[in-house]
RNA sequence: GCCCCGGUGGCGCAGUGGUAGCGUUCUAGAGAUCAAAUCUAGAGGUCGUGGGUUCGAGUCCUACUCGGGUCA
Repeated sequence: GCCCCGGUGGCGCAGUGGUAGCGUUCUAGAGAUCAAAUCUAGAGGUCGUGGGUUCGAGUCCUACUCGGGUCA
């Protein structure tokens, strides 16, 4: 340098163009002698960045950036 895969709550990951979700974490509560486990509720995201297509983009197109891999 070419090509391929990936970047989504603190962390690990889903998401087939139509309200962004799950697990975990954290906070509060229930229960319990206390703690753990369990149950309930809540908090936490401008979906890597810019631009484009579309009535509508995490999703499609494009440039860039970061990480990983392959080839030379």
A computed fold for a 72-nucleotide RNA from a Flavobacteriaceae bacterium, annotated as transfer RNA. Model confidence (mean pLDDT): 82 of 100. Rfam family: tRNA. Rfam links the family to the GO term triplet codon-amino acid adaptor activity. NCBI's taxonomy places the organism under Bacteria, Pseudomonadati, Flavobacteriia, Flavobacteriales, Flavobacteriaceae. The sequence was found in a public genome assembly.